[in-house]
c-di-AMP riboswitch aptamer (ydaO/yuaA leader) from a soil metagenome, 131 nucleotides, folded computationally. The coordinates come from a structure-prediction model, not an experiment, and the mean pLDDT is 81. Of the family's consensus pairs, 96% are formed in the model. RNAcentral holds the sequence, with entries from MGnify.

């Protein structure tokens, strides 16, 4: 200098620290009204869409592209794919390459104005990803 991220700038304190603190930009969560929602299967009565009853499942949410599916295995795990997301000014098509994880809440939170709270980390490249 550039990349992937919300995750940078600015100011001040201090000798300085990869440090406190503040402001700004980014970013996220909680939080009415109204709307919304109040498990799935089946069977009976009802003739409305409400009850019965019998089975089966069983916490629930946040971040973030990372969601679902199918194989092998006794687990561990591994293999193949996918919604999806990146790729060096920026748009947009194509084709190539890569990811397609990981954490965190603690029985609790749908939307949701006012209002309240929180983050500003971390990882990598020196090449030209190509027309």
């Nucleotide at each position: 200098a550039g990349c992937c991220u919300a995750a940078g700038c600015c100011g001040u304190c201090g000798a300085a620290a990869u440090g406190g603190c503040g402001g700004c930009g980014c970013g996220g969560g909680g939080g009415a009204a109204c709307c919304a929602a109040c498990g799935g299967c089946g069977c009976g009565a009802a003739u409305g869409u409400c009850c019965g009853c019998g089975c089966c499942a069983c916490g629930g949410g946040g971040c973030g592209c990372a969601u679902c599916c199918g194989g092998a295995g006794c687990a561990a795990u591994c293999c193949g794919g996918u919604a999806g997301a990146g790729g060096a000014a920026c748009u947009c098509c194509a084709a190539c390459c890569u990811c397609g994880a990981g954490c965190c809440c603690g029985u609790c939170a749908g939307c949701u104005a006012a209002c309240c709270c929180c983050g500003u980390c971390g990882g990598c490249u020196c090449a030209u990803u190509u027309g």